[in-house]
RNA sequence: GUACGUGCUCCGGGGUCGGUGAAAUUCCGAGCCGGCGGUGACAGCCCGCGACCCGGCCUCCCUCGGGAGGUCGGUUGAUCUGGUGGAACUCCAGGGCCGACGGUCAAAGUCCGGAUGGGAGGAAGCACGUGC
Numbered sequence: 001g002u003a004c005g006u007g008c009u010c011c012g013g014g015g016u017c018g019g020u021g022a023a024a025u026u027c028c029g030a031g032c033c034g035g036c037g038g039u040g041a042c043a044g045c046c047c048g049c050g051a052c053c054c055g056g057c058c059u060c061c062c063u064c065g066g067g068a069g070g071u072c073g074g075u076u077g078a079u080c081u082g083g084u085g086g087a088a089c090u091c092c093a094g095g096g097c098c099g100a101c102g103g104u105c106a107a108a109g110u111c112c113g114g115a116u117g118g119g120a121g122g123a124a125g126c127a128c129g130u131g132c
């Protein structure tokens, strides 16, 4: 130096203007945002993963209502038309659509909260080990 392994660190964006109203960053009009891996060529809406949510079991706590953690399983949104090309639901042009749970003077992808949490993966950084 390089390959691999282990551990640690790191890694999610977006509510702006106007309208209605007693009250809305939640409604209405316009605008804004898009985690990770894969894929003949670049993907929010193709195939998967994670997160959220639900359940079984185990452990602990409890004011006996329930709560926290672990593990296993389940659920889990949305895309079309034309063009280029060897190849694109991924690019270009145009049109459309989707977005957990709890909270809130009024309904939330964007505000507040669980969360200084969890986590897919990446290899960006560091350490150690092994091989060459």
Base pairs, nucleotide, nucleotide: 001132002131003130004129005128006127007126008125009124010122011121016030017029018028019027032109033099034098035049036048037047038046044097045096053074054073055072056071057070058069059068060067061066079095080094081093082092083091101113102112103111